Annotation: Predicted 3D model of a 91-nucleotide RNA (c-di-GMP-I riboswitch aptamer) from Desulfonatronum sp. SC1. RNAcentral holds the sequence, with entries from Rfam. Rfam family: c-di-GMP-I riboswitch aptamer. Gene Ontology term of the family: cyclic-di-GMP binding.

RNA sequence: AUCCGACAAGGGCAAAACAUCCGAAAGGAUGCGACGCAAAGCCACCGGCCUACGUUUCGUGCAAACGGGAUAGGGUAGCGGGGUCGCCGGA
Numbered sequence: 001a002u003c004c005g006a007c008a009a010g011g012g013c014a015a016a017a018c019a020u021c022c023g024a025a026a027g028g029a030u031g032c033g034a035c036g037c038a039a040a041g042c043c044a045c046c047g048g049c050c051u052a053c054g055u056u057u058c059g060u061g062c063a064a065a066c067g068g069g070a071u072a073g074g075g076u077a078g079c080g081g082g083g084u085c086g087c088c089g090g091a
Base pairs, nucleotide, nucleotide: 003090004089005088012037013036018031019030020029021028022027035078041084042083043082045081046080047079048076049075050074054071055070056069057068058067059066060065
């Protein structure tokens, strides 16, 4: 350096819920809290998944409007792949 993660050591992160805030929503931030995690550190490049403000289309309707479908400029790194930095160790 690469691969691996048993026994350890020092530790680290923080699901759901709740409170407040942001957001059209998905979701995010902070606090509290721990379901878990050897990268559950970081990055939307690829696939998947979530949402649909906006755009478009259809239906109802005099119209306004309401409802349905499609669609990521949005999101998810704790869905997977990939990239990148990294603690301890070698049954």